A computed fold for a 489-nucleotide part of an RNA from an uncultured bacterium, annotated as small-subunit ribosomal RNA, 5' domain.
Context: one part of a larger RNA
RNA sequence: GAUAAACGCUGGCGGCGUGCCUUACGCAUGCAAGUCGAACGAGCACUUCGGUGCGAGUGGCGGACGGGUGAGUAACACGUAUGUGAUCUGUCCCGAACUGGGGGAUAACCGCCCGAAAGGGUGGCUAAUACCGCAUGUGGUCUUUGGGUUGCGGCCCAGAGAGUAAAGCUCCGGCGGUUCGGGGGGAGCGUGCGGCCGAUUAGCUAGUUGGUGGGGUAAAGGCCUACCAAGGCGACGAUCGGUAGCUGGUCUGAGAGGACGAUCAGCCACACGGGGACUGAGACACGGCCCCGACUCCUACGGGAGGCAGCAGCGAGGAAUCUUGGUCAAUGGGCGCAAGCCUGAACCAGCGACGCCGCGUGGAGGAUGAAGGCCCUCGGGUUGUAAACUCCUUUUGGGUGGGAAGAAGCUCUGACGGUACCACCCGAAUAAGCCCCGGCUAACUACGUGCCAGCAGCCGCGGUAAUACGUAGGGGGCGAGCGUUGUCC
Numbered sequence: 001g002a003u004a005a006a007c008g009c010u011g012g013c014g015g016c017g018u019g020c021c022u023u024a025c026g027c028a029u030g031c032a033a034g035u036c037g038a039a040c041g042a043g044c045a046c047u048u049c050g051g052u053g054c055g056a057g058u059g060g061c062g063g064a065c066g067g068g069u070g071a072g073u074a075a076c077a078c079g080u081a082u083g084u085g086a087u088c089u090g091u092c093c094c095g096a097a098c099u100g101g102g103g104g105a106u107a108a109c110c111g112c113c114c115g116a117a118a119g120g121g122u123g124g125c126u127a128a129u130a131c132c133g134c135a136u137g138u139g140g141u142c143u144u145u146g147g148g149u150u151g152c153g154g155c156c157c158a159g160a161g162a163g164u165a166a167a168g169c170u171c172c173g174g175c176g177g178u179u180c181g182g183g184g185g186g187a188g189c190g191u192g193c194g195g196c197c198g199a200u201u202a203g204c205u206a207g208u209u210g211g212u213g214g215g216g217u218a219a220a221g222g223c224c225u226a227c228c229a230a231g232g233c234g235a236c237g238a239u240c241g242g243u244a245g246c247u248g249g250u251c252u253g254a255g256a257g258g259a260c261g262a263u264c265a266g267c268c269a270c271a272c273g274g275g276g277a278c279u280g281a282g283a284c285a286c287g288g289c290c291c292c293g294a295c296u297c298c299u300a301c302g303g304g305a306g307g308c309a310g311c312a313g314c315g316a317g318g319a320a321u322c323u324u325g326g327u328c329a330a331u332g333g334g335c336g337c338a339a340g341c342c343u344g345a346a347c348c349a350g351c352g353a354c355g356c357c358g359c360g361u362g363g364a365g366g367a368u369g370a371a372g373g374c375c376c377u378c379g380g381g382u383u384g385u386a387a388a389c390u391c392c393u394u395u396u397g398g399g400u401g402g403g404a405a406g407a408a409g410c411u412c413u414g415a416c417g418g419u420a421c422c423a424c425c426c427g428a429a430u431a432a433g434c435c436c437c438g439g440c441u442a443a444c445u446a447c448g449u450g451c452c453a454g455c456a457g458c459c460g461c462g463g464u465a466a467u468a469c470g471u472a473g474g475g476g477g478c479g480a481g482c483g484u485u486g487u488c489c
Base pairs, nucleotide, nucleotide: 001488002487003486005485006484007483008482009481012359013358014357015356016355017354018352019351020317025315026314027313029312030311031310034061035060036059039058040057043054044053045052046051068270069269070268078194079193080192081191082190083189084188087187088186089185092183093182094181095180096179097178098177099176100134102132103131109124110123111122112121113120114119139164141162142161143160144159145158146157147156148155149154168175169174196242197241198240203233204232205231208230209229210228211227212226213225214224215223245267246266247265248264249260250259251258252257272293273292274291275290276289295306296305297304298303323349325348326347327346331345332343333342334341335340362392363391364390365389372383373382374381375380397426398425399424400423401422402421406416433478434477435476436475437474438459439458440457444473445472446471447470448469454461455460
């Protein structure tokens, strides 16, 4: 100098930030992801009989984003550069072509049945942009023939064969569906280089290293498998152990460097512990599924339910870290043609001097130098223009009135908020402490104490005159703070 700080004493206001660093310990309660009736059938309510509304179900899109945390990870995890002739990509944009004709079901619903519940079984009815055939094939895929080109596992052109798609709705404006090419943004994979400690860890390795065939994936690859070979790594530190999310950056420093990685931003990893796949353009999926385990809860004992490292909040731990708040007004996200709905993302408000910054606690005058306190050589000195007192001002505060920008977009729409801000009125009124005074180091006397009680960062003070302990007066420093402790430079 710095701090995500804490502790002690003290504490007026505002702005902007910031706030579980410890038990990735356990969690009551509420909320945090829905939406579409312009995909579909049935139902209910209302009806001016035109229609309108509602929620369950089928179906679509979204739930892979956004939000949290740092456990694990020393690794191509991250940073940087680069490769992909080894790849994928919903929605969006551009371009080309198509959108013909059929079928069988099923939830909802109704009946019956089982169960304490969670739920489930069975029979019957029904729709679709749900599901399944058929047609067509611009194209694309596979097989194959020929040609061109290249930086040679690629790309392009022409031909033959095989097999391959769709869905409708409408308020008539549109909104969609299918195939293919290109783009954009996103993602996967590979590689060079870079960034911790320990040698009191010296050898490590069997899918191990390579090859061939096969499998698998969007995709190269021991990624997996069968067989074959015997390799691969290591003092330029393998292996093992410890520690740790990485970075932009932050702090310090003249710099070089050192330390750190809160808030904000990028990437990664994780979601009660462990494992697994399903769906999907995308997950091995925080508020999805299945299994094992620990724990908690319900139970009619047969069986079930749950996962705050989302926002608040509770318990515990701890020196220590907040409200079970408001609004979707703005920004952004999901769905929807839209109206709109949802959004603890976000924007705000609340609490904490936790930090930074700003402001105030008054200004001018006022001596015979009041009183009181303290010291004294008893003359006096000092507190001290300090107070009183006079005049003035009104930041802040209180009252009254007015009152935004933030709204894009003609109108409408503001949580914050009657906030900020403005005007007038009132009254010095509502507002100062903390540490230190032996040297380092700025600031000295008195009394008490008597190696006691105590102080202390280092040197050291205290055993009868202590500027070093305690109190007082005085003084110094900083000031809504001041000290102490921890940590880094």
The RNAcentral record of the full RNA draws on ENA and SILVA. The coordinates come from a structure-prediction model, not an experiment, and the mean pLDDT is 89. Rfam family: Bacterial small subunit ribosomal RNA.